[in-house]
């Protein structure tokens, strides 16, 4: 110093105007992009996170006709789903960089239809950084 193993701290970004009685949701224009990879920056390649959907586990609480009954369900963990890019240039290399056009965005609220407001959510979370231990 390296596998690994504790702790602790960080870990998502964005609105104007019109119309209407109302709308950050509709029109028009604008604005924004989590983590890890990739031979050289990446919403759009490979992958993974959130959301949702479903299986095992069952702390635990109700309900019984007290039956080896029935119904929620904390925790853990395993599965499923999970949106969009081209073209040209530069270069050994780039769907990443440079031009130029385009596209994508979880559920639940809403007085009216939401990446951009509100909510679960002071959650979770890929995961990153400091310490510290540390077989061989």
């Nucleotide at each position: 110093g390296c596998a690994g193993u504790g702790u602790u701290c960080c870990g998502g970004g964005g609105u104007c105007g019109g119309u209407g009685c109302a709308a950050g949701u509709c029109c028009g224009a604008a604005c924004c992009g989590g983590c890890g990879g990739u031979g050289a920056c990446a919403g759009u390649c490979c992958g993974c996170g959130a959301c949702c959907c479903g299986g095992g586990u069952g702390a635990u609480c109700c309900c019984c006709a007290c039956g080896a009954g029935g119904g929620a369900g904390a925790u853990c963990u395993c599965g499923g789903c999970u949106g969009a890019a081209c073209c040209g240039g530069u270069g050994c290399a780039a769907u990443u960089c440079c031009g130029g056009u385009a596209c994508c965005g979880a559920c639940g609220g809403u007085g009216a239809a939401a990446g951009u407001c509100c909510g679960g959510a002071u959650g979770g979370g890929a995961g990153g950084a400091a310490c510290a231990c540390g077989a061989g």
Background: A computed fold for a 136-nucleotide RNA, annotated as FMN riboswitch aptamer (RFN element). Its mean pLDDT, the model's own confidence on a scale to 100, is 83.